[in-house]
The RNA shown here (c-di-GMP-I riboswitch aptamer) has 86 nucleotides and comes from Rubrobacter sp. Lineage of the source: Bacteria > Bacillati > Actinomycetota > Rubrobacteraceae > Rubrobacter. Its mean pLDDT, the model's own confidence on a scale to 100, is 86.
RNA sequence: UCCACGAAAAGGCAAACCCGCCGCGAGGCGGGGACGCAAAGCCCACGGGCCUCUCGCUAGGUAGGAGAGGCGGCCGGGCCACCGAA
Numbered sequence: 001u002c003c004a005c006g007a008a009a010a011g012g013c014a015a016a017c018c019c020g021c022c023g024c025g026a027g028g029c030g031g032g033g034a035c036g037c038a039a040a041g042c043c044c045a046c047g048g049g050c051c052u053c054u055c056g057c058u059a060g061g062u063a064g065g066a067g068a069g070g071c072g073g074c075c076g077g078g079c080c081a082c083c084g085a086a
Stems, first nucleotide, its partner, number of pairs: 005084002012037002017032006035073001041079003046076003049071007057064002
């Protein structure tokens, strides 16, 4: 120095909920607020999962299917990154 790892230290992010705004909606943005997080930083290119909206067909109530969206704090995975004990 690099990889792995995650004690300590310095910090960081911000769930639920509340307020305002945007959206048909899932949800997103800003403020407050902390459940938690060693990547809870970025990415939906790829694989899976969940959620929303629309559509005609089967059915005539659901549901299945297709299309368009959302969730990276649901994962796999990829990229970047602070510190340095065992």